[in-house]
Context: one part of a larger RNA
């Protein structure tokens, strides 16, 4: 890992509702007896103990409706008319079960036929079944725990009793001894002695280091070498103790038999788990929540919400649209209100704060503060103003709806992590960020574009055949234009703020053949070296002023240059040449601003008067979207048969058809039971293997090889009754 078996909502109590049968103002019997009985099960009959209902209020005492035509509305049904394109449709009227609605009645409250509550016009009760709910293992598997009685010191932890063990060397305390020195205390030098949790090193005893081997091992701790102690708190045999919320511990939570933040075993035990995983055929109908409030609550439940099944109900409903009539206080906008704010002016100034006069009273000036009036500025918790909009209600339109809407009542759920977009927003620097509201979509939505791509566009899908659009495309890749027409662009552009004699259109403005722009040749003077400063300042280092003449024209000078001068240049003015020239602002496309991690990305190739961009036009290509047919299922009317449930037919859907959790309902297989086929089988039965048919599918049914002995089929009733998953269990491989 693959294959075959094998695995999960059961059963019992009590009780809820819905269908279906029984009987019914009642309804059932339990335990238990009696007869039967292959003497077991079972069945017949009884047994009325007791539960359920027939009244209810109310804590309780207590007390107690039955109005069995009281009035009304008024569906369906019935019954009857009318009018009409008297086939058919429409409508009227009277009745009117069931049902509403009002009286009216019981009882509790209270002083109260004040007011309020709850009950009231007869329907339950047993049985089976389906689907809930409780309690039990309670759909299956899963802890780590806890608690109860044992059983363990043969391992290891300390203790005690009783034995043994340390080869060899080395050092050389005390203490004694001689010799020397001292007044003495003592001190030295020699010798003897033989102490030490001394030293070196074997047994034995550790276990420091190579973080070596070795790590499916020789081994659930080993091997090599290194290291350490090696007369001692040493070490070790035997025999004893000490036990689990206990023991032991030179103390590591360490050890107590490979188990220790509480042993091992067996039992409570199917512990509990809001937690993870699993949960087994088919088809058809409708379809959701991820929200609201409560919660020791946030991974959960409980209650509404929404979601579907039945019954009830009787005519209205209404996410659309126009119109009338009301309500908002956003959005902009504004400064009238409410805190904020920007200049200067005018006035006040008894408190304050500075500076001058004066002894002082007081005075001036001044900053400041208040006040007007004018001028400038913003505001989620300002508003004199105010839209689109939106929101009620009303009346037309439209649409659903007597083929039964809308509303109640009820069984049954799931849901209570949501998530993207997009328009309005809070927070945030931002965010594949958080966080709200409206829409919408994915969640649960397939099929076409988007190059792949929940959620972006288009689009809601039963099938089978042509066809014809959406979106989005039409050079190969790749269905369909190298499709017309006029433009822009040279980057291979086809991303930003900024940035530029790019190129391309547009609009103005000023020159211009009396000759402009540009080049190019000459001129470019006097008063004067302006005046002041300054060593100097002479157009050009700084400061004021910048006027006169001469002219064709020349500034008291545009820059370069000198210490100052000169010089060169400009402005200005003359030829020369001969058409346009200059300045501004606008838009279009392109160009820089442009840097990322493997070589490499418009989907690729590749593509330039396009296959890029931008404007107009015309084909054509493309969806499960529309059309047009065929069918099939599914709701509905309607007929037919049938007690009924249902079969069958007929017609009807532009307004029926996706679909997770989920709720209904119809059906398919397995295995047993009893019945029936006087049922199949050796003229071959389950089973296998191949192979036709038929069914939307579970399935089913024929036929053939094998095989060789039991199988089935119609009604009925039972379930240990369906697997591909569960780190699923046993096999086998």
């Nucleotide at each position: 890992g693959c294959c075959a078996g094998g695995g999960a909502g059961u059963u019992u109590u009590c009780u809820g509702u819905u269908g279906u049968g029984g009987c019914g103002a009642g309804a059932c019997u339990a335990a238990g007896g009696a007869g039967u009985g292959u003497u077991u099960a079972g069945c017949u009959u009884c047994g009325u103990a007791g539960u359920c209902g027939u009244a209810g209020g109310g804590a309780a005492g207590c007390c107690g409706a039955u109005u069995u035509a009281g009035c009304u509305c008024g569906c369906a049904g019935c019954a009857u008319g009318a009018a009409u394109u008297u086939u058919u449709u429409u409508u009227g009227u009277g009745u009117g079960a069931g049902g509403g609605g009002c009286a009216g009645g019981g009882u509790c409250u209270u002083a109260a036929u004040a007011g309020g509550g709850c009950c009231u016009g007869a329907a339950g009760u047993c049985a089976c079944a389906g689907c809930g709910g409780u309690a039990a293992a309670a759909c299956c598997c899963g802890a780590a725990g806890c608690c109860g009685g044992u059983u363990g010191a043969u391992c290891u932890a300390u203790u005690c009793c009783u034995g043994g063990g340390c080869a060899g060397g080395a050092u050389g305390a005390a203490g004694u001894c001689g010799c020397u020195c001292u007044u003495a205390c003592g001190a030295g030098c020699g010798a003897u002695g033989g102490a030490g949790g001394u030293c070196c090193g074997g047994c034995g005893g550790g276990u420091u280091g190579u973080u070596g081997u070795c790590g499916u091992g020789c081994a659930a701790a080993a091997c090599a070498c290194u290291c350490u102690u090696u007369u001692g708190a040493c070490u070790u045999g035997g025999g004893a103790a000490u036990a689990g919320u206990g023991g032991u511990g030179a103390a590591a939570g360490g050890c107590c038999a490979a188990u220790c933040a509480a042993a091992g075993c067996c039992g409570g035990u199917g512990a509990c788990a809001g937690c993870u995983g699993g949960u087994u055929c088919c088809a058809c109908u409708c379809g959701a929540a991820a929200u609201g409030g409560c919660u020791c609550u946030g991974a959960g439940g409980c209650c509404a919400g929404a979601c579907u099944g039945a019954c009830u109900g009787g005519a209205g409903a209404u996410a659309g649209g126009u119109g009338g009539c009301g309500g908002g206080g956003u959005a902009g906008a504004g400064c009238a209100c409410u805190g904020a704010u920007u200049g200067g002016g005018c006035g006040u100034u008894u408190a304050g704060g500075g500076u001058g006069g004066g002894a002082a009273a007081c005075u001036a000036c001044u900053c400041g503060g208040c006040g007007c009036a004018c001028u400038g500025u913003a505001a989620a918790a300002c508003u004199c103003c105010g839209a689109a909009c939106u929101c009620g209600c009303u009346a037309c339109c439209g649409u659903c709806g007597u083929a039964g809407a809308a509303g109640g009542u009820u069984g049954g759920a799931u849901u209570g992590a949501g998530g993207g977009a997009u328009g309005c927003g809070g927070g945030g620097u931002a965010a594949a960020c958080u966080u709200g509201u409206g829409u919408u979509c994915c969640a649960a939505g397939a099929g076409a574009g988007a190059a792949a791509c929940a959620a972006c566009u288009u689009a809601g899908a039963c099938u089978g055949u042509g066809g014809u659009u959406a979106a989005g495309g039409u050079c190969c890749c790749u269905a369909a234009a190298u499709g017309u027409u006029g433009g822009a662009u040279a980057a291979g552009u086809g991303u930003a703020a900024g940035g530029a004699a790019g190129u391309c259109u547009u609009u103005g403005g000023c020159c211009c053949a009396a000759g402009a722009c540009a080049a190019u040749g000459g001129g470019u003077a006097g008063g004067u070296g302006g005046g002041c400063u300054u060593a100097g300042a002479a157009g050009c280092a700084g400061c004021c002023a910048u006027c006169c003449u001469u002219u064709a024209a020349c500034g008291a000078g545009u820059u370069c240059g000198u210490a100052a001068c000169a010089g060169a240049u400009c402005a200005c003015c003359c030829a020369u040449c001969g058409a346009g020239g200059u300045c501004a602002a606008a838009g279009g496309c392109g160009c820089c601003u442009a840097a990322a991690a493997u070589g490499g990305a418009c989907g690729g190739g590749a593509u330039u008067u396009a296959a890029u961009c931008c404007a107009a036009c015309u084909a054509c290509c493309g969806a499960u979207a529309c059309c047009a047919u065929g069918g099939a299922c599914u709701g509905c009317a309607c007929a037919u048969g049938u007690u009924u449930u249902u079969u069958u037919g007929u017609g009807u859907a532009a307004u029926g058809g996706u679909g997770u959790a989920g709720a209904g309902u119809g059906g398919c297989g397995g295995c047993c039971u009893g019945u029936u086929a006087u049922g199949g089988g050796u003229u071959g039965a389950a089973g296998a293997g191949g192979g036709g048919g038929c069914g939307u599918g579970a399935g089913u049914u024929c036929c053939u090889u094998u095989g060789g002995a039991c199988c089935u089929u119609g009604c009925a009733g039972g379930u240990a009754u369906g697997u591909g998953g569960a780190u699923c269990c046993u096999g086998g491989u």
This is a predicted structure of a 733-nucleotide part of an RNA (large-subunit ribosomal RNA, domain II) from Methanobrevibacter sp. 87.7. The sequence was found in a public genome assembly. The organism belongs to Methanobrevibacter, within Archaea. Its Rfam family is "Archaeal large subunit ribosomal RNA". Clan: LSU clan.